[in-house]
RNA sequence: GGAGUUUGAUCCUGGCUCAGAACGAACGCUGGCGGCGUGCUUAACACAUGCAAGUCGAACGCGAAAGUGACCUUCGGGUUACGAGUAGAGUGGCGCACGGGUGAGUAACGCGUAGGUGAUCUACCCCUAUAUUUGGGAUAACUCAUCGAAAGGUGGGCUAAUACCGGAUGUGCUCUUUGGGAAUAGAGACCUGGAGAGUAAAGGCUACCUCUGACAUAGUAGCCGUAUAGGGAUGAGCCUGCGUACCAUUAGCUAGUAGGUGGGGUAAGAGCCUACCUAGGCGACGAUGGUUAGCGGGUCUGAGAGGAUGAUCCGCCACACUGGAACUGAAACACGGACCAGACUCCUACGGGAGGCAGCAGUGAGGAAUUUUGCGCAAUGGGCGAAAGCCUGACGCAGCGACGCCGCGUGGGUGAAGAAGGUCUUCGGAUCGUAAAGCCCUGUCAGGUGGGAAGAAAUGCGUUUUAUUUAAUAGAUAAGACGUUUGACGGUACCGCCAAAGGAAGCACCGGCUAACUCCGUGCCAGCAGCCGCGGUAAUACGGAGGGUGCGAGCGUUGUUCGGAAUUACUGGGCGUAAAGGGCGCGUAGGCGGCCAAUCAAGUCAGAUGUGAAAGCCCACAGCUUAACUGUGGAAGUGCAUCUGAAACUGGUUGGCUUGAGUACUGGAGGGGGAAGUGGAAUUCCCGGUGUAGAGGUGAAAUUCGUAGAUAUCGGGAGGAAUACCGGUGGCGAAGGCGACUUUCUGGACAGAUACUGACGCUGAGGCGCGAAAGCGUGGGGAGCAAACAGGAUUAGAUACCCUGGUAGUCCACAGCUGUAAACGAUGAGAACUAGAUGUAGGGAGAGUUGACCCUCUCUGUGUCGAAGCAAACGCGUUAAGUUCUCCGCCUGGGGAGUACGGCCGCAAGGUUAAAACUCAAAGGAAUUGACGGGGGCCCGCACAAGCGGUGGAGUAUGUGGUUUAAUUCGACGCAACGCGCAGAACCUUACCUGGGCUUGACAUCCCGGGGAUUUUCUGGAAACAGGAAAGUGCCUUCAACAGAAGGAACCCGGAGACAGGUGCUGCAUGGCUGUCGUCAGCUCGUGUCGUGAGAUGUUGGGUUAAGUCCCGCAACGAGCGCAACCCUUGCCUUUAGUUGCCAUCAUUUCAGUUGGGCACUCUAAAGGGACUGCCGGUGUUAAGCCGGAGGAAGGUGGGGAUGACGUCAAGUCCUCAUGGCCUUUAUGUCCAGGGCUACACACGUACUACAAUGGUCGGUACAAAGGGCAGCGACACUGCGAGGUGAAGCCAAUCCCGGAAAACCGGUCUCUCUUCGGAUUGCAGUCUGCAACUCGAUUGCAUGAAGUUGGAAUCGCUAGUAAUCGUGGAUCAGCAUGCCACGGUGAAUACGUUCCCGGGCCUUGUACACACCGCCCGUCACACCACGAAAGUUGGUCGUACCAGAAGGCGUUGAGCUAACCCGCAAGGGGGGCAGGCGUCCAAGGUAUGGCUGGUAAUUGGGGUGAAGUCGUAACAAGGUA
Repeated sequence: GGAGUUUGAUCCUGGCUCAGAACGAACGCUGGCGGCGUGCUUAACACAUGCAAGUCGAACGCGAAAGUGACCUUCGGGUUACGAGUAGAGUGGCGCACGGGUGAGUAACGCGUAGGUGAUCUACCCCUAUAUUUGGGAUAACUCAUCGAAAGGUGGGCUAAUACCGGAUGUGCUCUUUGGGAAUAGAGACCUGGAGAGUAAAGGCUACCUCUGACAUAGUAGCCGUAUAGGGAUGAGCCUGCGUACCAUUAGCUAGUAGGUGGGGUAAGAGCCUACCUAGGCGACGAUGGUUAGCGGGUCUGAGAGGAUGAUCCGCCACACUGGAACUGAAACACGGACCAGACUCCUACGGGAGGCAGCAGUGAGGAAUUUUGCGCAAUGGGCGAAAGCCUGACGCAGCGACGCCGCGUGGGUGAAGAAGGUCUUCGGAUCGUAAAGCCCUGUCAGGUGGGAAGAAAUGCGUUUUAUUUAAUAGAUAAGACGUUUGACGGUACCGCCAAAGGAAGCACCGGCUAACUCCGUGCCAGCAGCCGCGGUAAUACGGAGGGUGCGAGCGUUGUUCGGAAUUACUGGGCGUAAAGGGCGCGUAGGCGGCCAAUCAAGUCAGAUGUGAAAGCCCACAGCUUAACUGUGGAAGUGCAUCUGAAACUGGUUGGCUUGAGUACUGGAGGGGGAAGUGGAAUUCCCGGUGUAGAGGUGAAAUUCGUAGAUAUCGGGAGGAAUACCGGUGGCGAAGGCGACUUUCUGGACAGAUACUGACGCUGAGGCGCGAAAGCGUGGGGAGCAAACAGGAUUAGAUACCCUGGUAGUCCACAGCUGUAAACGAUGAGAACUAGAUGUAGGGAGAGUUGACCCUCUCUGUGUCGAAGCAAACGCGUUAAGUUCUCCGCCUGGGGAGUACGGCCGCAAGGUUAAAACUCAAAGGAAUUGACGGGGGCCCGCACAAGCGGUGGAGUAUGUGGUUUAAUUCGACGCAACGCGCAGAACCUUACCUGGGCUUGACAUCCCGGGGAUUUUCUGGAAACAGGAAAGUGCCUUCAACAGAAGGAACCCGGAGACAGGUGCUGCAUGGCUGUCGUCAGCUCGUGUCGUGAGAUGUUGGGUUAAGUCCCGCAACGAGCGCAACCCUUGCCUUUAGUUGCCAUCAUUUCAGUUGGGCACUCUAAAGGGACUGCCGGUGUUAAGCCGGAGGAAGGUGGGGAUGACGUCAAGUCCUCAUGGCCUUUAUGUCCAGGGCUACACACGUACUACAAUGGUCGGUACAAAGGGCAGCGACACUGCGAGGUGAAGCCAAUCCCGGAAAACCGGUCUCUCUUCGGAUUGCAGUCUGCAACUCGAUUGCAUGAAGUUGGAAUCGCUAGUAAUCGUGGAUCAGCAUGCCACGGUGAAUACGUUCCCGGGCCUUGUACACACCGCCCGUCACACCACGAAAGUUGGUCGUACCAGAAGGCGUUGAGCUAACCCGCAAGGGGGGCAGGCGUCCAAGGUAUGGCUGGUAAUUGGGGUGAAGUCGUAACAAGGUA
């Protein structure tokens, strides 16, 4: 630091997702050790049990028991001493307001920060000063009696104090009053005097005898305590500035409310409370209301700014079952205190009582989830105490949990036969892998054993030194020395030794992002998935395995936060078309603001001071073996406050200026606005005339009008609306908008020249006004047009487009309403700056002129093109979308949705403001290449047209579909399947069916055994096959050379297994081959250039061509594959050659080039020539070329063929062949017989033959080419009506044969008729091939003689030696040809032309298509699911208002009852004071009524979203077929 994902590709916009870090986490798998941390985030839910706050006998009174000893004893027991002034409770003091927990409430002076307190308090602690005096009356404990189940009381009696009360004194303090002084903004504060009034106390312990006094009780001293006052320290209260979440779909709130005066109250200011007076106070700088939330230091993240967060630790606040209120106290309205109410739980004798873990453990519940009912006060800290000490779940430790961070280990070295085994394999090998084993070592951790710390310093006690106090060598205090005492952790850390590689590795991932690849299984199944997306038979994406990668006692997943995200943009974004400029103006608040000078110092800047707690972060050093962790020091803390200074800028004040802005004057332009009036043209209607049968309308029609007189035409009239031409990217207006003419009222802009004011300006949240069309209200008006509606057409339908009618409306009025538009330049307003060129409108100036135009300059508007620059591109470009400034509005993925709810506005329609759930991974902009268009232009093709002949009708042949069948084997399906694979199914072929056989197999290789091979033959059988019999003994080599033996090559039989075999599947796994667009003219590349890029250019353009053929031009220059040419054939000529070919001349012979001879000609077959727009003319751009002509056998690629670019169609073929994978293996292999592929209501394709006279038939006579031939062609002869048969020459072929060409021509006959046309079908009799013609061949003869009389819609071929027509040959083949391939004979017609149909090429245009129009895509309906709205109601929560009610408590009042301290009094008694009780006031819970807000739920209902293959149409995208 980025990456993936929208597209065929590109750039941009924009969302979604990922990689990082973190966590009080949880879950899954796994788990050796240690250190340091950390652990209910949920139910502030409920809690059993134990513990968490006591202590002091040196404040005080009382005061046991068990047990032991002694004595007495009636043997029951009693007394006494010790236990012991112990235990214990009580009075009193101090503490309990700290420490510990939690975060419910709180949006607040609660917190943070900086200040104030001149408005305050502060127990304990420290310092200073002065005191500590004199009296008194009670009371608890205890005892007696008594009530109660208990908790707990009640009454009588006794008693103490550092408990309580009175008096004295007053250093002082408080109050009143009266002086002085210095600061201060001021004051009640400070310093210093006088007078008056008021106001204290408590003792305890120890020691001593110096004094008094005479042995402790006084006295003195010390220590502790107490009182008053001052000061310090600490802590607290209160006040203030600033900061502190979201919602405006919360806009108004407020009566103690805001202020004042008097009074009260508090430690203290204050409406804090009260009476009265005034009517204020708060609020868009967000009051009030609602929702959420403890705040901070910090923590996490981030480069930072920020964002998120507020566990552990520290500070503050709040709370303690819920609510309320107080007491005590220095401090509480009090977690482990008290009172009342409520809910809940427990006890109960039913009368009453008790309780509060958000302390530490622990339990239940909730939850994804969070520990031991541990040890110790040894340390640190706290309370009490003089102290010892006691208490302390604070704390120190231990336990549990991989919850986190950190450290260590699970071994090290060597070791190649690269072991075995696994996996993969191209079968060679590769890999796990030096990994293991083996050998040699080490000893961390764990285990065993032995040793063994630091944390401990104190206090106290004992001894002792010095000092102080004192009368004192006593005592006490202070400082010190020595000794002694104290460890939960823990026999822990640590150290030594022993043994032993022994006990210690997993988890996730491996398609891209993202490091890491193969095999098997599965087969859109099972499953995966963070995003894109994998899986439908070869899955690196699922599951397993091997291997690999990453991290490692952990690893993954989930959740959350920040980051990446510049995706809320302060740093640091945008708004023409991607989301986004308000429809337009006026203007309030606010924001911003020209030039000069002076001054102030608020902002700003500089320095200083204080603060910014500690911890944390950062740096340095240090301590634990290291680290985490910890300690010490430093730095930082960007902040706030105060003081001092500076004065440029902003701001304030003062004074000035004219350039911004404005005013006055002159002038012209204008559909600017309002009102009134006046025209002409046209439509329609009415009246009248002429006139007659149609008019109108359309693609074509019809509805409609018209013989009751239309349309047409003429004249007259009525009425309403709109204003032709001028008219123009021309004018005016802020926008909407404004168009005949005249008058009138009125706004603004512009130009010119002077004068004046003196910043008066710009923008503008709210607000106010204007605002097209449609719509609404009331009243008019209504010609034309025209929603709705009606009819006619169109159509499958047509609630549309078209036509005929036609109502609202369109028009006018109203200070009417509405307030929206693609209200658009899709571009807010204002200001400044930054090249020009060229139109146009209005004004001015100059030069020139008699004048006008023209020309030059200038201001204002309005257009076009363009430098720079900007922009994703398109484009914008002085009228900016450039460069800057000011202000306003708006945007933040698509859909849901500009919708719901709420508010406001409206008569309504509706407008405005404006969400969420849910859902998707895109939606979008610009441009690119294609493809497509019922877009355009150019061009070509038997594409159409012009012609000729067919198909479609008939019969037959053949192929296909369908049907049938045991089987009718399989494939091919628009063109580009269908006389196709099949160049030939009776058996074979053959793959299909039925039946019968075989199982290493019909075929290949290897091994073993046997055998000659081979031939003939018998039996069974349909054959295959099975079982016999006979004959027979080969070739090569070696040894032997007589038998014979051994080996080898073929061959046969038997056997075992490796294997064979498969026309079984997949042509969508493939190779090869082929079809097709298309013999169409295209398809690309290198370099350069242009573009951010995809791409473009070249290849486009102007001509031309059959052609991307060539020429010219051009940011292109070249090149390749195609085109053309080279190749074959044919057409002319030459040369060479002359048999089997030929015969002009010579000879001979005629049946014949038969023979001699010749090679001239034909021909044959080899080599050449020839044609190149070469020549001439015209045309064209002087070019390419085109047109015409000459010559020539041939003329503009002469004709024909071969030749098929990049690619398209997952086109065809696994049944030609080859081949991956899968399947099969006594069968899907193989052999055999028979059957089938030949079926037949039917449909289609392709052909043949016809329907006749351009013909049929009979007879005669001519003329080919190209082929084939030895298991062959077969002359010739004989024979048969014929097919053919029998004999047989020649020929391996320019020699012989097939072989007679046919149409044609000549002559005869038929004479328009289903016939002498046509030949199907059928019968009989034959021939040939073949093992065999039944299913199922061809053919001959005779007989039979069907349909058919030129073929509907539709459709095919052909442009010249072509179509048409005629025959011939060949392949296949035993036989079988109407098919296929080839050959020649005869031999036409027509093409104006490119509008249309089809196909194609190039350019251009639009596009929402890219699987590319057989595309994309919209809405209703039906079904399923999901979330939401409305809803009669119903049920909660919360907050108000009014009223009732009124516990406890405070306050007030009363207090006839009760009453120790003080006073009066001899006493009785009285006084003062107090208490109970009563009453009042305030007030919690509760109740009644009524509202607001906000949830849940609901019959029904509404739209929305989602959902491979539902229905109906086809709205949009192309001119999308009505833009």
A computed fold for a 1523-nucleotide RNA from a metagenome, annotated as small-subunit ribosomal RNA.
Its mean pLDDT, the model's own confidence on a scale to 100, is 84.
The RNAcentral record of the sequence draws on SILVA.
It matches the Rfam family "Bacterial small subunit ribosomal RNA".